[in-house]
RNA sequence: GAGUUUGAAUCUUGCUCAGGAUUAACGCUGGCGGCAAGCUUAACACAUGCAAGUCGAACGACCUUUAGGUAGUGGCGGACGGGUGAGUAAUGUGUAAGAAUCUACAUUGGGGUUGAGGAUAACAAAAUGGAAACGUUUGCUAAUACUCAAUAUUGCUAAUAAGUAAAAGGUUUUCCGCCCUGAUAUGAGCUUUCAUCUGAUUAGUUAGUUGGAGUGGUAAUGGCACACCAAGACUUUGAUCAGUAGUUGAUUUGAGAAAAUGAUCAACCACACUGGAACUGAGAUACGGAACAGACUUCUACGGAAGGCAGCAGUGAGGAAUAUUCCGCAAUGAGUGAAAACUUGACGGAGCUAUGCCGCGUGGAGGACGAAGGCUUUCGAGUUGUAAACUUCUUUUCUCAUUGAAGAAUAAAUGACGGUAUUUGAGGAAUAAGCAUUGUCUAACUUUGUGCCAGCAGACGCGGUAAUACAAGGAAUGCAAGCGUUAUCUGGAAUUAUUGGGCGUAAAGAGUUUGUAGGUUGUUUUGUAAGUCUUAUGUAAAAUUUCAAAGCUCAACUUUGGCUCAGCAUAAGAAACUGCUAAACUUGAGUACGAUAGAGGUAAAGGGAAUUCUUAGUGUAGCGGUGAAAUGCGUAGAUAUUAGGAAGAACACCUGUGGCGAAAGCGCUUUACUAGGUUGAUACUGACACUGAGAAACGAAAGCCAAGGUAAUGAAUCGGAUUAGAUACCCGAGUAGUCUUGGCAGUAAACGAUGAGCGCUAAGUGAUGCUUUUGUAUUGCUGUAGUUAACACAUUAAGCGCUCCGCCUGGGGAGUAUGCUUGCAAAAGUGAAACUCAAAGGAAUUGACGGGGGCUCGCACAAACUGUGGAGCAUGCGGUUUAAUUCGCUGGUACCCGAAAAACCUUACCAGAAUUUGACAUCCUAAAUAAUACUUCGAAGGAAGAUGGACUUUUUAGGUUUAGAGACAGGUGGUGCAUGGCUGUCGUCAGUUCGUGUUGUGAAAUGUUCAGUUAAGUCUGUUAACGAACGUAACCCCUUUUUCUAAUUAUUUUAUAUUUUAUUAGAAAGACUGCCAGUGAUAAAUUGGAGGAAGGCGGGGAUGAGGUCAAGUCAUCAUGCCCUAUAUAUUCUGGGCUACACGCGUGCUACAAUGGGUAAGACAAUAAGUUGCGAAUUCGAGAGAGUUAGCUAAUCUUCUAAACUUAUCCUUAGUUCAGAUGAAAGACUGCAACUCGUCUUUCUGAAGUUGGAAUAGUUAGUAAUCGCAAAUCAGCUAUGUUGCGGUGAAUACGUUCUCGAGCCUUGUACACACCGCCCGUCACACCAUGGAAAUCGGUCAUGCUUGACACUAUUAUCCUAACCUUAAUUGAGAGGGAAAUUUUUAAGGCCGGGUCGGUAACUAGGGUGAAGUCGUAACAAGGUAGCCGUACUGG
Repeated sequence: GAGUUUGAAUCUUGCUCAGGAUUAACGCUGGCGGCAAGCUUAACACAUGCAAGUCGAACGACCUUUAGGUAGUGGCGGACGGGUGAGUAAUGUGUAAGAAUCUACAUUGGGGUUGAGGAUAACAAAAUGGAAACGUUUGCUAAUACUCAAUAUUGCUAAUAAGUAAAAGGUUUUCCGCCCUGAUAUGAGCUUUCAUCUGAUUAGUUAGUUGGAGUGGUAAUGGCACACCAAGACUUUGAUCAGUAGUUGAUUUGAGAAAAUGAUCAACCACACUGGAACUGAGAUACGGAACAGACUUCUACGGAAGGCAGCAGUGAGGAAUAUUCCGCAAUGAGUGAAAACUUGACGGAGCUAUGCCGCGUGGAGGACGAAGGCUUUCGAGUUGUAAACUUCUUUUCUCAUUGAAGAAUAAAUGACGGUAUUUGAGGAAUAAGCAUUGUCUAACUUUGUGCCAGCAGACGCGGUAAUACAAGGAAUGCAAGCGUUAUCUGGAAUUAUUGGGCGUAAAGAGUUUGUAGGUUGUUUUGUAAGUCUUAUGUAAAAUUUCAAAGCUCAACUUUGGCUCAGCAUAAGAAACUGCUAAACUUGAGUACGAUAGAGGUAAAGGGAAUUCUUAGUGUAGCGGUGAAAUGCGUAGAUAUUAGGAAGAACACCUGUGGCGAAAGCGCUUUACUAGGUUGAUACUGACACUGAGAAACGAAAGCCAAGGUAAUGAAUCGGAUUAGAUACCCGAGUAGUCUUGGCAGUAAACGAUGAGCGCUAAGUGAUGCUUUUGUAUUGCUGUAGUUAACACAUUAAGCGCUCCGCCUGGGGAGUAUGCUUGCAAAAGUGAAACUCAAAGGAAUUGACGGGGGCUCGCACAAACUGUGGAGCAUGCGGUUUAAUUCGCUGGUACCCGAAAAACCUUACCAGAAUUUGACAUCCUAAAUAAUACUUCGAAGGAAGAUGGACUUUUUAGGUUUAGAGACAGGUGGUGCAUGGCUGUCGUCAGUUCGUGUUGUGAAAUGUUCAGUUAAGUCUGUUAACGAACGUAACCCCUUUUUCUAAUUAUUUUAUAUUUUAUUAGAAAGACUGCCAGUGAUAAAUUGGAGGAAGGCGGGGAUGAGGUCAAGUCAUCAUGCCCUAUAUAUUCUGGGCUACACGCGUGCUACAAUGGGUAAGACAAUAAGUUGCGAAUUCGAGAGAGUUAGCUAAUCUUCUAAACUUAUCCUUAGUUCAGAUGAAAGACUGCAACUCGUCUUUCUGAAGUUGGAAUAGUUAGUAAUCGCAAAUCAGCUAUGUUGCGGUGAAUACGUUCUCGAGCCUUGUACACACCGCCCGUCACACCAUGGAAAUCGGUCAUGCUUGACACUAUUAUCCUAACCUUAAUUGAGAGGGAAAUUUUUAAGGCCGGGUCGGUAACUAGGGUGAAGUCGUAACAAGGUAGCCGUACUGG
C1' cells in the first nucleotide's frame, strides 16, 4: 500500500496478501565453473581404523652390527589443539574498574653448580598364582631417579639481629643442561559497579543465615571452615519460588527506534556414559589418566576382567532432513629433540549435495503481407510467428590433441592438490530449458470437458448445463538452471504507540472520598557541581558493517588502508536549566473576623390529611372488579353514611433542568448537637501544594443474622379469568420483605456511560446565592473559533497546554474454569486456556417495515339499490376415470381465461395403417414437356383407366413434372430460471429523475421540503437553489349547443321547385374562473351568483412515467443452447378433447300478481349483406319449403324491437308460476348429426315459495330492467364476448373502523428488506475443556538410616634402606608406610510433604453442524417499553 464487515458510505478493529531472509525440507526439472556451507531431531547406542607423542647428546641392559633398533628407568608434553551446548538466570557473560595472588617453557639481570650415600626397574637364574587381564617371591645393576651434609643473596620468617632454604650432569671443537634469586612477558585465580528472558494465579525469604574479633585453611581475599558473641541480612526499584535459556562480537529484518535469532568464523564459560570425591603437576578436580558407586555393552573356565566417537571417517537408530571408513604432512601451526628428524583426522587438499551466493552458456545475422501442423473463428480470417525451414557466420561451452605453472620459505633438495589452472591447434550449431502462474489483490484469456459432482482455495471466494476460479488443449505472463510449495523470523503492523495510539456512544475513567510511599511542584538571590553540557586521555579484541583502493578475465570471494563504535572509566572546565544548600518574598494553599443560603448529617419531641381495623347509630340488597367476566365480600346486614377509638407507614399543595451533599443520597413542623460551601474587608503563616500504587472510610435496592414492628403494599404461594397452552400480562387474596435498633454484605445502566487538579481561549440569554460595583460562586440554554468517524462538545470542553493516577488492545469461549483472599451464607475481588469464527462493533445514509404518529385520497368503509352463496340448467376449473380424456394459466393479477365457434378438419392426444431427401425450402444430375377434371377399386393415403394435347422465348436458357444421390428439411419436443417481442398487476396512483450550483470526509442531501391549494410534484408564496426531462394537464376521437357551407339515396310537403330540420358531413363559434360578490397574503385558489345549450376537468374514450412481482407466454411469432433424425418428422381412418361419485368459480332461468296468458296498438339505435341479405307472394299448425323483386347498399334486405299502453282472463295455489327431464313426430346445415349439432310441434311437468356463514357490483342517463345487432361461423352448444339504443331510480352524516395507496415524520438488531431477523431448552453427531473415587510418573526440599573410593584428624597395633644418636646393636629417635577409628560424603533405603504432568468409570457446561422438536424472549410502542443489580420460583 491492497483485499475482506455494508444495499451503499464512513470510522474503529481483527484477519489475509504483496518485500526481504534461511544450517532448510518436499515436488517437477537439471549444462558448466568459482567461492562458501552441510545431524537444527536422540548430550541416543556404537563395529573397525586412525586422532599425542618424543628424547640413546640423562641411564643401565639386550639385539644385530658399528651404524641403527628395542622394552624399561628418567625428562618434557598428554591442562594445547579438536568436539558439543546437556547443565547454568548467575561460582556465567558483556562492560568498566580493583587488590590480597601464582605462573612450566620463553626473554633479561645477579649468583652458584662442593662433598657423601643407600636403593630400585629393566634384566638373570629359578620358583609360583590366574581362563584371561595381570601378577607374586628370591637375586643383580645404573642415572639428569632418590637421600644427606656443606655453602649462599636483593630469597623466606616481623624486615636490624638471629634463624632457615640449593644443585646434575651430558657431549665434547663447542655447546646443551641443573640450582638460588630479581624483573619482564604470557597465562591463570580472586573482588566490585552497571547491564543481562517470563510469571504476583510465586509475598515474604534466610540459620553459616548477616556481622564481629579469634583460630584453621588457601597461591591469594573471604563464613571458605570451625568454636564463641551479637541479631542481623535480602525484599513491591519484585526477594524467594516456578518456567525457559549457554553468553557475547555479531546475524536477519527495519528509514530509524527497535523486533527476532545466537549455524558457519572469533572471544568467554560449561561438559566429556551418569554421580560424588581426589592424586600428579607450573597448570586439571584432567574427552582419547587413575580410584569408587550406578546404568548399559562385550569376554569369561562364573572366580573375575574390559569399555566409554559431544576427535576424523564410518554404522545403527530417530527424523522432512545433512557428506568419504579419501590424499598429504608440500604449506601454516603444535609437541619432543642440540639437531637431523619423528608425530600431528589441527591443518592443507580432493570426493558427495543446485544447499546458498556469484559468473557463463544453451548460438549470432539474414529470412514470407507469413509454409505445414496446432489452436481459435463472426468462416472473412486471426494467432503460434522471423518462430521454423533455408542461406551465411562464430566456437564461450563440448570432444580430441599440444603446452604447462605460481603456490618453495633455499645454496641445493622437497608439491598432497595435479598433468590441475593456463596456452595453442583441429572438429562440428554441434552436447545443454525448465518451473510456476493467468477471477480480484497481481503481470498474463480463450476453447473443450464436467455439472454444488470431481475438484480448487493465501484472503474474498469458485463449481447446481453457456465456469477467464475445477480438469485438459492452445495462447499469454513472470522468473530462469532453476521454479514453485511448506516451515520459521522480520517488515508492512502507528496491531503495546520512547520516536508513535487511545478511553462520552466503537475495547477502555476505579461507585465516591481521605490519604502513605512514589511522581510532579510558585517568585528572587547565594553557594555547590549529583544530573546536564564542552574538551582531553584510556578502553570499547579481531573478523563483520561501511568508504576508498588492490588481487583473481568480471563478480561472488580475498587483501590493504581509513571511517565508525553506543557505552564505561579518568582528568580539566562551564553554571543557564533540574537537584541539593542557605537566605528572603506573597500571587498558590491555609488561619482569624463579619455576614449569608440551603430537603447537608445525627438525635429527640410534636402535627394534620388519607388508609385499614374496631365500637355504636342510620340504612337495604347488593358491593367490588374488568376489554368482558369470575373468584371474593354481603340478609349472621356488606357497600354507602354519621360519631368515637386504635395502629403503622408516608409527608399532598408550595415543587421549580430550584437548593444541599464526595458519591450513595436528602422534602411535614420545632428543638439540640454538628460538618461543609459562598461572600466581604482587613490582618496573620510563608510553598505549608497537586495527584495518589498499596491502605482506610462511606457506599441505592435486593439479600443475610439478632430483637422488635406490620396500616398499606407485596416476590413466593393459592384461587378466578385469558389462552391451543398461560408456571405470565388482568382480577381477588396473600407470606417473606419494605419500617425501627444493632451487626454483615460491598454490588447497580453506582451514568454526564465524560478521573482529579491548575492555567489559557468569542459572544448572547435565563436561574440560584453573597455583595452591591465593574464583582464573585453555582446551575441551565443557544452558539463562534477549535475538536470529533459522525452524532455532537464548545469558559461546567469532548478546545489549547501541564502534572499524577486508573484502564483498553478482534468477536465468541468468559467475567467462565482453576488457585488464592474476604464473607454466616448468598456471593464478592483477582482472573486464564484449549477450541472456534472472519468478522463482532460505533455513528450516520437510502429504502423497506411497525399491532408508531400526523395529513390526504379511493364504491375502501359508511348510506343506499340490485345481486352471488340455496334450486335447475349452461359454461370453465379441480379431482377421478380413461388407450387418450392434448397443452398452457392457479392468492389478489387462474377458473364463459388462450378458444371472435372441438361432429370430420381444426388437433397438438390415443389406437391402427402407411412414407423416409420426406407434406414444405435451396442446391446438383438425368429424363420428360404440360396439365386438368372424370370413372372404378381401396377406410384413406394411394393404385389403375380414360380424356387431353395448346407453357414462355435474350434458346448451351427459364418454368413445371418425374426419377436419383447427398448436403439438409421437419419437430405444438425441453428450458419463459438463457432471451426478444407482447401482456397482466400495483395504477390513470402522482409520482420518477437529470444538468449546473451549494452542503456533507462520504454514502447522500438540497431541488422534490415548508405554508396554502388542487383530481394532480396542479398552481401560488417562501426558500441555496436555478433550470430541465419522463409522467399530470393539454393537443386526438366520440358526445351535448349554435352558425355557416354542401348535399342525395334522408325528412317535410298531394307533387315539382323552393323551403324546413329532429338528416348526413365539412368548417367555424362556444367555456377561459372570462364577469360580479364573499373568503384568502392584495396570491394561487375556493364559495355563491349572473348570463349561458353546457360552469369550474361538462360527460365518455384512447393515452399506462421510472420501476416491482426471475409475474405470464419457447403452444401466435422470433430466437440461443440441449434433444430427436426409419422418428419426438409426415400422411390417413376411427376415437378422444363432450367421460362423472364429487368440490369450486362465472353465468342464465326462476320461485310469481310491480306477475302470467290472450288480443289490439306505439316508439329506437348500432351493425351487417353477392359462396350474401333475401322483400312480396304460394304451401305448411310451425320450424321451414318453393319461386325470385331489389340491393355491392343514407336507395334494397336483415327489421314486426321489447319492456310500454289499452282491453280481458287467471286470484295466491307448487298454480294458467317455473320450466328441467323424458317420449313421439318433424325441419335445417353438412360427404357425414351414433358417440356429439341446432330448431319446430304435441305430450310429459322435476327442483324451486327469495336462499346459512360469508361475499360482489354500483354515485347518474349510473345501478336496475328491456330488447336489438355483429364478429367467429357450412351448421351450432351464444345463457359467452363486443357493441347499440329504450325505460330509468335510491343514497353519501361523514372518515372512528376494514382494505389499498400517496406525502411528511419517528423507531429499527430488517436490506432475499416482517412471508424479515432472531432466543433458549430438548433430541442427534463431532471437537476441545473443567470436576471426579482413584491411579501412574517427573521434579524439589526437609528429616531419619546406611555409608564406597578419597580427603581430614587421631592412635594403644604392625612394618620400616639412606638422616641423627648410641660406642655401634637384632637398640632408641626423627621421618615414612600399612591398619584401625574418625570428619565430610555420592549412589541406595524409609517416612511424610511441596509442586508439575499423564490416565480415569461417571459427570458439567462450552463450541461447531443446509433443511429435527417445543414455544416466540429480543429488534417497531416487537404487541406487558427495554435494560442493570439483587432475591425467590418455574421449565
The RNA shown here (small-subunit ribosomal RNA) has 1435 nucleotides and comes from Trachelomonas abrupta.
It matches the Rfam family "Bacterial small subunit ribosomal RNA".
The sequence is in RNAcentral, with records from Greengenes.
Its mean pLDDT, the model's own confidence on a scale to 100, is 82.
The organism belongs to Trachelomonas, within Eukaryota.